[in-house]
């Protein structure tokens, strides 16, 4: 320095965290039940169990919502090749390879997200 469609998009997955929902725990308050004590029929206090509201913590909570792959999957579109055509289009096919930091960025946050098929390596 060079070869290639290193094309776009949708849905999903591996993966990812924690805004929201759910889950777990703690605390305040309150309600119910029960036990005990003081009182003695009016209640008061303490313990335990359960329910509810509020607040906080936990993603080292399986989850729902959410993010999500160039080097994961499938579909669709465009492109290209071959054939047909009534010239509107239709049918069949092609798309190989791909090791990779550190750092930075977005969002609530993180990541196989984005920088980025970047630097580097081969």
């Nucleotide at each position: 320095g060079g070869a290639a469609g290193a094309a776009g998009u949708u849905u999903c997955u591996a993966g990812g965290g924690u805004u929201c929902c759910g889950g777990u725990c703690u605390g305040c308050a309150u309600c119910u039940g029960u036990u005990c004590g003081c009182a003695u029929c009016a209640g008061c206090g303490a313990g335990c169990a359960g329910g509810u509201u509020c607040a906080g913590a936990c993603g080292u909570c399986u989850g729902g919502u959410c993010c999500g792959a160039g080097a994961g999957a499938a579909g669709c579109u465009c492109a290209c090749c071959g054939g047909g055509g009534u010239c509107a289009c239709c049918c069949g096919g092609u798309u190989g390879c791909a090791c990779g930091g550190a750092g930075g960025g977005a969002u609530a946050a993180a990541a196989g997200c984005c920088c980025g098929g970047g630097a580097g390596a081969c």